[in-house]
Context: one part of a larger RNA
């Protein structure tokens, strides 16, 4: 991992709510009798007890409606006008059922008031939501307690055993033998001391990027290293025991378990945590907010959902008006506060200068104050929009086929993401807080190369049609469609955007506009000329047009600079301005706008979904056609509501995506009890096939198979499995 079997909201007792049945101002029996029976079941007694029928009030104590009004549901009569028709306008009784308003009791107050009841329905049984006690939907801790069992492992200790190859060093002591008065000392032998030294057994476990790593092995090999006469190693036996041993102390060890063994018990501890939680089919269908909570992984209670009961005519999210709100955007400087320059007064305090013997005076600055211009403000406003927000009116849509509203019962949720638009942090983010709204969640279908949010668009089924977005060369349905343009960059091939692209710059190339030149001939190109005074003048070694400084006039002239760049030490040469032929028709300049090109680097040759493509790229017009579960049309199903006959059909109206959840209906399975079947001429179980149900399933046939199995109308449940690292077998 399949496969087969089990495998989770249960049960009692109060309370509630609601369904369905008794009886009804009443309603119920409990324990126990009783009769009936093989036993239940059944039928009878039992009225103690419990609700109920009066309420206020702490308490003494007091002590309760059928009184009026609408005419709402409902019933009923008369019945217009229009229509093909169902119908049923209006008006009228009736109205036991609802609403509205008096009224009454009590308790409090001086008294106004309040406050809690009151015009008779309860109560028993049975079934269903729900709640609250109890394990309370399965499971699944670490832990706490208790009472026992553990030193055959391992730790300390006690008693009895036992083991250390070989080799080195060479303590004391002792002998000799010098030397000294003497203590003593020195050489030399002898001896064999030591938690000495090398190194086996043995014990250890330092280091290793070695082997091994589904292993020899739940800590091994191997190499290499420690210790090896000692606090040494080993063996039988005995003792300490769990908040306790034992610890050369590492929280180590105490049976592969130790920061508190282990087994059973309390136990089904608690867990707001995680995991799982089993048939079907219909009807609606959320919330990720707000308060409060030791509250932030939770819970209460409001909102939002759902179901029943109630009401009885209005709702209301679009659009359009009026009216009333606010002070943003924006705008302004009329206050506040900040800014820059300027004038003009002032002199009470500062500073500086200057005049005076002082007193104090005069000038500037700098202060104050007016004015006059200048920038500006989230915590400024003389102004102020769009939206928005109450509120009324029209129109739209919803609504007597039954809105709002209210009552009671059951939820679920309170981790939200993305997207636009405001707005706070932040350099930013696929970031984060705060708001509106739309979305996905729980929402398919179609587009977007793929892709929860983004575009079109809410899926009941089945055929067919004609459209949304978006597209129409080929993958690919649909135009290699037309018209007028740009673009050579593969520029581009959807967007402001992800997969990019900025300042900048561009005589690329289109269009557009403005000055100016031009047949008295422009622009460009080519030819010729570009001269003299004079080498201007100073400077300077030198300065000749061209280092530098002054000045820049004169003649000749079509024109030609006291020279615009190159050049030389200086000259000199080359060139430009500048004029003239030559040519012959547009042309120069500057400004606006398209589309483009540089700017432009990053891991495959590598990305428009791809192939490609010069139109299949970009801008504008314009016809067609594809394209979705959308819209139409047919044909069916289902629900809800209203109608009519009438208990199941017909007709009308709507509606049928969907987590969490609520509500309704059924399907199977087990067993009991009535009732009717089947079976050795073959049950039930298995295997294949057929046909019926939307659908759980049901049925019929063959074959296997060898004894019990069904319908059907009720009751009861250990009642429906894919998950839970579930559990047990099997493979």
């Nucleotide at each position: 991992g399949c496969c087969g079997g089990g495998g989770a909201g249960u049960u009692c007792a109060c309370c509630u709510c609601c369904g369905u049945g008794g009886u009804g101002a009443g309603g119920u029996u409990a324990a126990g009798g009783g009769c009936c029976u093989g036993c239940a079941a059944g039928c009878c007694c039992g009225a103690a007890g419990c609700c109920g029928c009066a309420g206020g009030g702490a308490a003494a104590c007091c002590g309760a409606c059928u009184g009026u009004c609408c005419g709402c549901a409902g019933c009923g009569u008369u019945g217009a006008g229009c229509g093909u028709g169902a119908u049923g306008a209006a008006a009228c009784g009736c109205g036991a059922g609802g609403g509205a308003c008096g009224g009454g009791a009590u308790c409090u107050g001086a008294a106004a008031g309040g406050g809690u009841c009151c015009g008779g329905a309860a109560u028993c049984a049975c079934g269903g939501g729900g709640g609250u006690g109890a394990a309370g939907c399965u499971a699944g801790a670490a832990a706490c307690c208790g009472a026992g069992c553990g030193a055959u492992c391992u730790a300390g200790c006690c008693c009895g055993a036992g083991g250390c190859a070989g080799g080195g060093u060479g303590a004391a002591g002792c002998c000799g033998g010098g030397c000294g008065a003497a203590a003593g000392c020195c050489c030399g032998g002898u001896g064999g001391a030591g938690g000495c030294c090398c190194g086996a057994a043995c014990g250890g476990g330092u280091g290793u990027u070695g082997a091994c790593g589904u292993g020899c092995a739940g800590u091994u090999c191997g190499c290499u290293c420690c210790g090896u006469u000692g606090a040494c190693c080993c063996u039988g036996g005995g003792c300490u025991a769990g908040g306790g041993g034992c610890a050369a102390a590492a929280g180590a060890c105490c049976a592969a378990u130790c920061u508190a063994g282990c087994u059973c018990g309390g136990u089904g501890a608690u867990a707001g945590c995680u995991a799982g939680u089993u048939c079907c089919c219909g009807c609606c269908g959320a919330a990720a907010u707000a308060u409060c909570u030791c509250g932030c992984a939770g819970g209460a209670u409001a909102g939002c959902c759902c179901a029943g009961c109630u009401g009885g005519a209005g709702g209301c999210g679009g659009c359009c008006g009026a009216c009333g709100g606010g002070g943003u955007a924006g705008a302004g400087c009329a206050c506040c506060g900040a800014u820059u320059g300027g004038a003009a007064a002032g002199c009470a305090a500062g500073g500086a200068g200057u005049c005076g013997a002082a007193a104090g005076g005069c000038u500037c600055c700098a202060c104050u104050u007016u004015c006059c211009a200048u920038u500006c403000g989230a915590a400024c406003u003389c102004c102020g929009a769009a939206u928005c927000c109450g509120c009324c009116g029209g129109c739209g849509c919803c609504g007597u086929a039954g809105a709002a509203g209210g009552c009671u019962g059951g939820a679920g949720a309170c981790g939200g993401g993305c997207c636009u638009g405001g707005g706070g942090g932040g350099u930013a983010a696929g970031c984060u807080c705060c708001u509106a709204g739309g979305u996905c969640g729980c929402g398919a279908g179609g587009g977007g190369a793929a892709c929860a949010a983004c575009c079109c668009a809410a899926a009941c089924u089945g055929g067919g049609g004609u459209u949304a977005a978006g597209g129409c060369c080929c993958c690919u349905a649909a135009a290699u469609c037309c018209c007028g343009g740009u673009u050579a960059a593969g520029u581009g091939c959807a967007g402001a955007a992800a997969u990019u692209g900025a300042a900048g710059g561009u005589u690329g190339u289109c269009c557009c506009c403005a000055a100016c030149c031009a047949u008295a001939g422009a622009c460009a190109g080519c030819u010729g000329g570009g001269a003299g005074g004079u080498a201007g003048g100073c400077u300077u070694a030198g300065a000749a047009g061209c280092a530098g400084c002054c000045a820049u006039c004169c003649u000749c002239u079509a024109a030609g600079c006291a020279g615009u760049g190159c050049g030389u030490a200086a000259c000199a040469g080359c060139u430009g301005a500048c004029c003239a032929g030559c040519c012959g028709a547009g042309g120069u300049u500057g400004g606006g706008g398209g589309c483009g090109c540089c700017g432009a680097a990053a891991a495959u040759g590598g990305a428009c979904g791809g192939g490609g493509c010069u139109a299949a790229a970009c801008c504008g017009g314009g016809u067609g056609c594809c394209g979705a579960u959308a819209c139409c049309c047919u044909a069916g199903g289902a629900c809800a509501c209203g109608g009519c006959c009438u208990u199941g059909g017909c007709c009308g109206u709507g509606u049928c995506g969907g987590u969490a959840g609520g509500c309704g209906g059924g399907c199977g399975u087990u067993g009991u009890g009535g009732c009717u079947g089947g079976g050795u001429g073959g049950a039930a179980g298995c295997u294949g096939g057929g046909c019926c149900g939307u659908g759980a399933g049901g049925u019929c046939c063959a074959g296997u198979g060898g004894a019990c199995c069904g319908g059907u109308c009720a009751c009861a449940a250990g009642u429906g499995c894919a998950g839970a690292u579930c559990c047990c077998g099997g493979c």